[in-house]
Context: one part of a larger RNA
Molecule: large-subunit ribosomal RNA, domain VI
Organism: Patescibacteria group bacterium UBA3531
RNA sequence: CGUCGAUCAUUGAAAGAAUUCGUUCCUAGUACGAGAGGACCGGAAUGAACUGACCUCUGGUCUACCUGCUGUCAUGCCAAUGGCACCGCAGGGUAGCUAUGUCGGGAAUGGAUAACCUCUGAAAGCAUCUAAGAGGGAAGCCAAUCUUAAGAUGAGUGAUCUAGACCCCUAGGAGAUGACUAGGUUGAUAGGCUCUAUGUGUACGCGUAGUAAUACGUUUAGCAGAGGAGUACUAAUUCGUCAUAUCCUAUUAGG
Numbered sequence: 001c002g003u004c005g006a007u008c009a010u011u012g013a014a015a016g017a018a019u020u021c022g023u024u025c026c027u028a029g030u031a032c033g034a035g036a037g038g039a040c041c042g043g044a045a046u047g048a049a050c051u052g053a054c055c056u057c058u059g060g061u062c063u064a065c066c067u068g069c070u071g072u073c074a075u076g077c078c079a080a081u082g083g084c085a086c087c088g089c090a091g092g093g094u095a096g097c098u099a100u101g102u103c104g105g106g107a108a109u110g111g112a113u114a115a116c117c118u119c120u121g122a123a124a125g126c127a128u129c130u131a132a133g134a135g136g137g138a139a140g141c142c143a144a145u146c147u148u149a150a151g152a153u154g155a156g157u158g159a160u161c162u163a164g165a166c167c168c169c170u171a172g173g174a175g176a177u178g179a180c181u182a183g184g185u186u187g188a189u190a191g192g193c194u195c196u197a198u199g200u201g202u203a204c205g206c207g208u209a210g211u212a213a214u215a216c217g218u219u220u221a222g223c224a225g226a227g228g229a230g231u232a233c234u235a236a237u238u239c240g241u242c243a244u245a246u247c248c249u250a251u252u253a254g255g
Stems, first nucleotide, its partner, number of pairs: 001151001005161006014148004020048007032037001050105005058099004065092005070085006109143003116136004164242003168184005189235003192231005198224003205218005248255002
C1' cells in the first nucleotide's frame, strides 16, 4: 500500500517442525533342537539422547538485601557509622533469570507403494506372480499430530459495531527504537507510607558479670531490592493535533 470502514473470532490453499534408539519382564525356558541353546506373534514396564513449557521441589546466580572480617582515610575523640581497596574479602539470600530441577512430547490409525511373497492366467494345450486382472507388503511416501497461515491479488467466512485515536504523562505481564499491555483524579499506574510473605540472624543504647577480651539480659531482635495487600501523601494537569468512513457533486484544488 492492497484486500469495500472497524473489532473479535474462524476456515485452511500452502509452508515448517516432529515423526530416534534401547533395556527388562510376561507369554515361555514354550515352539524348535540330541544337547548346548532358544524364539516369531502379542502384552506390560522402565530408560538414553533430542525437544517444548515452567520455577512448586533440588540447585546456580542474585554488583542499591542481611551479617562477619582486614587495611586505611574521614565524621574532634570513645562508641557508632560512611568512603576506598575486584561487589575489598568472606558466609547466607527474596523477586527475576535459569538447568543439572519439574511436567509434557514423539501414541494409535488409514491409504498408495519399494524390494519381496502370492492368486488366477494365457501368449507357448504344459509351466509361469504378468502380458489383461487381483491380493499382501517397510522406520520410507501421502494423511493423521503440533505451529504459522487469506499478499491464497483466487486477498475467503461468521458475529458485533459507528467514533474515536494520537500527542503528552505514570508504568511493565512488554521492550534495541517503534510496537504491545495496564493506567491517567469518575484514578491504586508508579513512587512514598502502613501491614505482611520472605531474607539475614539477635541491632543501637543501657544494665549486669568480668582487670579486660568478652558474655548475658532487654531481644527469635534490628535491618531489608524487586513478592502480596491496603492507603491518594507525590506524580499521571490543562491545552492541543488528526479523524468522523458511506453517499453526492467535482474545475481533482476542494465543497